[in-house]
Predicted 3D model of a 1221-nucleotide part of an RNA (large-subunit ribosomal RNA, half B) from a Candidatus Aenigmatarchaeota archaeon.
Its Rfam family is "Archaeal large subunit ribosomal RNA". Its family is annotated with ribosome and structural constituent of ribosome in the Gene Ontology.
The coordinates come from a structure-prediction model, not an experiment, and the mean pLDDT is 83.

Context: one part of a larger RNA
């Protein structure tokens, strides 16, 4: 210091977003008692209140036994002891309101347990079984070996009163037809065949016409009006499908809201009851109410507590120390300070300055935009996925024609064909003469002309047929009309009517294909259904794509995305911006083209009705006019303006410019030339469209027109296709993809190319000063206050820029802790005053201390309450998340309201809802080692510098009821007491703790010990505490505002220029603390040393031997090693008045440093045996059982204090240490 427990004195939720935590409190069983409110079951252990141990006896009850004895359970009455008897453990805190949900119940394994699900209850839809509804490519399966009191699906969700208007939109159910409508199919053109075209026929679905909302869903404006005002029962109007009805309402739903009013509280954005102005309630997207119930969400109360005031002590475990073992994350290289500055605009590294010997050890987490995770917010990206739909483009899957399998009777009906029959009046003719040929005889008792009936046609004369009746002839030829002449026969043509077989269409059978059911028999179904092929509606059920750009971030909002004209534009050209100011997407057969004439706005003069202005005369008239349409330019016998004639707004070719400076392109658009035909004009000439500069569009596909164009699969002819060449339909995202949304369930690459949070720049926009001074201020601008204006000061607001950071700087508020700044809220020194005194109002110096608690809110803020001198403002990455939380924002659930068709969405509202991280530097703060400090130790100083606030405000007394003033009222220096808040120390006092102690006591076990949180309970010594106790200047120097004194300049004046003085809580001292590493490394006393040796080994010097190399002696000097001897110091060792660890202190036999032991002294509270007594029972009368009481005994126990005393250990060793001049 963390975890994880013990226990706190007086307070009691002051704490906090919230009573989170917290067995703090309640707590078992046994008696009494229990409200409100209800679905009569609950609520309920409601709430509250009372007992509970042992010892003795008694008494029922059940049990055992043969009985006695015993055992269990209840009751009674005596007796006793504790602080306490469910004494341990175990073991509900408790009411009163509200919102959701009725309930138990389910859920997101790993951050959501709810109010979401799910449920009984209630509604609708589809199903009569081969049923419907799900899987399946199908076989087949499931629902179901079920059958409408069943099964799927969708809605709302116990009960309770209840559920209102709309069928206009959209579904979804019916119904209809001179509507539209596919394929096949008839027909018809046209074709060697086919393609092909038209037309009828036509299903379903569209239209259409009706139900349907417990379907998807929706339910209005405006204006006037009652004899106070206000309201508007009521009355006009617009206007809809229809105009929100019962209810309930600042609500999980109200923005303005902290709505108003009331209850709660001192105080209340909470919370409850009311009100209703519903931004934007409301009726099975269910209204509203509602007992029970919820690990739901909100509010209050009692109770209780360390959550708080306000912290303290105590236990275990870590964490430290020691031995052992032994990871990781991270890590461009590092020799890793502080301010200011500057810098891609927040630097250990870059420049000033200042600080800074070297190393470690424990802490604490400001920085290293600290590590972790290529930012999930945002943007981009012609990257995904999910989801939605009335995107776009398909598909299963339904549902409809046609056709296969697919056979057969009949009926109605259609068109063709056949076959029989009929049907044919111009006039003229007897007479209703169809058209051609043949052609003179046809016909008849197998019933002619005739009649009558009835049908059936018609040109209304009349024709046909048919039945009867009837009984024997009729008709032609010939004549006549006429274009044709007639009986009768054969093709023909029109009208009709019959039949006949194939075919269609409708409908009704039948049965054999097919299909069910059965057992093989058989029974139902039945050419239907299924089932294949094709063909039309329908289809987010499913697939797939898509879901513009531009942009002071994206969105929205424009359209600066293709053009025109002015200025920007800086006097060649060019030239940007969601830069200013404006147009274009056309018009016009003349408003085009040539002549010719004319002169135009406008002014003045004159003139009947006529006026300011009507037409008409005259004068002046450089354009002040007009040119179809923006702007500029141009334009006067015109380019205007009126007329005549006209169609060059023609058809073919080239260049050049421009679109697009430079600089390469396309359509487009212009200019200027050839040639060709024209118009005009006397003619030169003009003229390829409007005076110029805007008015427009590519490939592919379609479609047209044009050359009496060209190819076209032997030739020829139409047709059809195909090619040149023009036009047309369009692309405005305008050099031209075919194309909706959501997403918080998201995803991937990517951007500080680009936003939110901060930071840097500005500084409108907020504070804050300053000037001028209309004006109030009786009077006077300036005692106070200051309009309108004006100029700054800073970067607490907000805003703009988008410079950095998206391979990652935590985001708002509270807590906690530090330092800063002054523009001063209080205190302290001053001036003015409209200061008489106290109050104050205003300004000046002054930042040393202070600047507080509480209520509701997540809040900053703001507001309240009772207090105080005073309850000032602000910066430090909107100080401070590797320091707490986590309520708010800002994800994953979930609801409301409001928007969307819908996925979903909402700076709208509500409930819920994982905060990682061992600290390498650096900084802080202890704490230790090492080097220097010019030999080395040991002491005791100085004190440059650093630090502190070590004090600070109050109150009262006195002064004094004095000054002061008409009174009311009412000061001040000076002194003293005391309080609060700070600091600092300590443990006598009080509290606290006190797992040392002692004592009770309850399971446990025969019983000690032990366990049970130290089992729990009552007390405490010492230590450590705080709620306890002590302490906590005066003054001295220099100053600020200000007040002054002497004085010129400036004969005066005047506080300054020279000189000289007063003058604050502020400065600098005094006070405490550190502080020779203060590199100028201080000063003082005292002690040791300034020295002896070996070894190696480098240079060298004599002497001797040798030519010489070299070789032996004795030397000198230095270096490096090892040693003696040394002042002092460490180790080991006893230990505390000191401690993480070192460290510091105290001691080491010449010793009271510890332990033992004894004394004192203190905690507790009277021990063990033992003897007497004890309610009573029992008894062989000896005596035995008995909670418990007395006495022995302020006893026994214990002790971290204090003293005494060497018994027991500090024995004995060991290394380190200057040695230089």
């Nucleotide at each position: 210091c963390u975890c994880a427990g013990u226990u706190u004195a007086g307070g009691g939720a002051a704490u906090u977003c919230g009573g989170c935590a917290a067995c703090a409190a309640u707590g078992g069983c046994c008696c009494c008692g229990u409200a409100c409110c209800u679905u009569u079951g609950g609520u309920a252990u409601a709430a509250g209140g009372g007992g509970u141990g042992c010892c003795u006896g008694c008494a029922a009850u059940c049990u055992u036994u043969a009985a006695c004895c015993g055992g269990a359970u209840u009751g009674c009455a005596g007796g006793u002891c504790u602080c306490a008897g469910u004494a341990a453990c175990a073991a509900g805190g408790a009411g009163g309101a509200g919102g959701c949900g009725a309930c138990u119940g389910u859920u997101u394994a790993a951050c959501a347990a709810a109010a979401a699900c799910a449920u009984a209850g209630g509604g609708g839809a589809c199903u009569g079984c081969c049923a419907g509804g799900g899987a399946g490519a199908a076989a087949u399966c499931c629902u179901u070996u079920g059958u409408a009191u069943a099964g799927u699906c969708c809605c709302u969700g116990a009960g309770g009163c209840c559920u209102g208007c709309c069928c206009a939109g959209u579904g979804c159910c019916g119904g209809u037809g001179u509507g539209u409508c596919a394929a096949a199919g008839u027909u018809g053109g046209c074709u060697u065949c086919a393609a092909c075209c038209a037309a009828c026929c036509u299903a379903a679905g569209c239209c259409c016409c009706g139900g349907u909302a417990a379907a998807c869903g929706g339910c209005g404006g405006c204006g006037g009006u009652a004899a106070c005002u206000c309201u508007g029962a009521c009355c006009g109007u617009c206007g809809u499908a229809a105009a929100g009805u019962a209810g309930c309402g600042u609500a999980a739903u109200c923005u303005c809201u902290u709505g108003c009013c009331a209850u709660u509280u001192a105080a209340u954005u909470g919370a409850u009851g009311g009100c209703c102005u519903g931004c934007u309630u409301g009726a099975a997207u269910g209204g509203c109410u509602u007992a029970a119930c919820g690990a739901u969400c909100u509010c209050c109360u009692c109770a209780c507590u360390g959550u708080c005031c306000c912290a303290a002590a105590c236990u275990g475990a870590g964490g430290c120390c020691u031995a052992g073992u032994g990871a990781a994350a991270c890590u461009g290289c590092a020799a890793u300070u502080g301010u200011g500055g500057u810098g891609a605009a927040u630097a250990u590294a870059c420049c000033a300055c200042a600080g800074a010997c070297c190393u470690u050890c424990a802490a604490u987490g400001g920085g290293a935009a600290g590590c972790g995770a290529a930012g999930a917010c945002c943007c981009c990206g012609u990257a995904g996925a999910g989801c939605u739909u009335u995107g776009c483009u398909g598909u299963a899957g339904u549902u409809u024609g046609g056709u296969g399998c697919u056979g057969u009777g009949c009926u109605g009906u259609g068109g063709a064909u056949u076959u029989g029959g009929u049907u044919g009046c111009a006039g003229a003719g007897u007479g209703u003469a169809g058209g051609u040929a043949g052609g003179a005889g046809u016909u008849g008792u197998u019933a002619a002309u005739g009649c009558u009936u009835g049908a059936c046609u018609u040109u209304c004369g009349g024709g046909u047929c048919a039945a009867g009746u009837g009984g024997a002839g009729a008709c032609g030829a010939c004549c006549a009309u006429g274009g044709a002449a007639c009986a009768c026969u054969a093709c023909c043509c029109u009208u009709c009517c019959a039949a006949a077989a194939a075919c269609g269409c409708a409908g009704c059978g039948c049965u054999c294909a097919c299909c069910g059911c059965g057992a093989u028999a058989g029974c139902g179904g039945g050419a239907c259904a299924a089932u294949g092929c094709u063909a039309g509606a329908u289809g987010g059920a499913c697939a797939g794509c898509u879901c513009g750009g531009c942009u002071g971030g994206g969105g929205c909002g424009g359209u600066a995305c293709u053009c025109c004209g002015u200025u920007g534009a800086a006097a060649a050209g060019u030239c940007a911006u969601c830069a200013a100011c404006g147009g274009a997407g056309c018009c016009c057969a003349a408003a085009g083209g040539c002549c010719a004439g004319c002169u135009c706005a406008u002014u003045c003069c004159g003139g009947a009705c006529a006026g300011a202005a009507a037409u008409c005369g005259g004068a002046a008239g450089u354009a002040g006019a007009g040119u179809g349409c923006a702007a500029a330019c141009g334009c006067a016998a015109a380019a205007g303006c009126u007329g005549g004639c006209u169609u060059g707004a023609c058809u073919g070719g080239a260049u050049u410019c421009u679109a697009c400076c430079c600089a390469a392109u396309a359509a487009g658009g212009a200019a200027u030339c050839c040639a060709g035909c024209c118009g005009u004009g006397a003619a030169a000439g003009c003229g390829u469209g409007g005076g110029u500069u805007a008015g427009c569009g590519a490939u592919a596909c379609a479609u047209c027109g044009u050359g009496u164009g060209c190819c076209u699969c032997u030739u020829a002819a139409u047709g059809g296709g195909g090619c040149c060449c023009g036009g047309u339909g369009g692309u405005a995202u305008c050099a031209g993809a075919a194309a909706a949304g959501c997403u918080a369930c998201c995803u991937c690459g990517g951007g500080g190319a680009u936003a939110a949070u901060g930071g840097a720049g500005u500084c409108g926009u907020g504070g804050c000063c300053u000037c001028c001074g209309a004006g109030a201020g009786u009077c006077c601008a300036c005692a106070u206050c200051g309009a309108c204006g004006a100029g700054g000061c800073g970067c607490a607001u907000u805003g703009c820029u988008u410079c950095u950071c998206c391979g990652c700087u935590g985001u708002c508020g509270g807590c906690u802790c530090c330092c800063c700044c002054c523009c001063u809220c209080c205190u302290g020194g001053u001036u003015g005053u409209g200061c008489a005194g106290c109050a104050g109002c205003a300004a000046c110096c002054a930042a040393g201390g202070g600047u507080g608690c509480a209520g509701g809110u997540g809040u900053c803020c703001a507001c309240u309450g009772a207090u105080c001198a005073a309850a000032g403002g602000g910066g430090g990455a909107c100080g401070u998340u590797a320091g707490c939380u986590g309520g708010g924002u800002u994800c994953a659930g979930a609801a409301c309201g409001u928007c969307g068709u819908g996925a979903g969405a909402c700076a709208g509202u509500u409930c819920g809802g994982u905060c990682g991280u061992u600290c390498u530097c650096u900084a802080u703060u202890g704490a230790a080692g090492g080097u220097g400090c010019u030999g080395u130790u040991g002491g005791u100083c100085u004190g440059a510098g650093a630090g502190g606030a070590a004090g600070a405000a109050a109150u009262c007394a006195c002064a004094a009821g004095u000054a002061c003033g008409a009174a009311a009222g009412g000061a001040a220096c000076a002194u003293g007491a005391u309080c609060u808040c700070g600091u600092a120390g300590c443990c006598u006092c009080u509290g606290g703790u006190g797992u040392a102690c002692c004592g009770g006591u309850u399971g446990u076990g025969a019983a000690a010990c032990g366990c049970a949180g130290u089992g729990c309970c009552g007390g405490g010594u010492a230590g450590c505490u705080a709620c306890g106790c002590u302490a906590u200047a005066a003054c001295g120097g220099a100053u600020a505002a200000c007040c002054g004194c002497u004085g010129a300049a400036a004969g005066c004046a005047u506080c300054u220029a020279a000189g000289c003085g007063g003058g604050a809580a502020g400065c600098c001292g005094g006070c405490c603390u550190c502080a020779a590493a203060a590199c100028u490394a201080g000063a003082c006393c005292a002690a040791c040393a300034u020295u002896c040796g070996c070894a190696a080994u480098g240079c060298u010097g004599u002497g001797c031997g040798g030519c010489a190399a070299c070789g032996u002696a004795c030397g000198g000097u230095g270096u490096u090693g090892u040693g003696g001897c040394g002042a002092a110091g460490a180790c080991u060792c006893u230990u505390a008045u000191a401690g993480a660890c070192u460290a510091u202190a105290a001691g080491g036999u010449u010793g009271a440093u510890a332990g033992a032991a004894c004394a004192g002294g203190g905690a507790u509270g009277u021990a063990a045996g033992u003897a007497u007594c004890a309610a009573g029972a029992g008894u062989u009368c000896g005596c035995u059982c008995g909670a418990g009481a007395u006495a022995u005994u302020c006893a026994g126990u214990c002790c971290a204090c204090u003293g005494u005393c060497a018994c027991u250990a500090a024995u004995c060793g060991u290394c380190u240490g200057a040695g230089a001049g």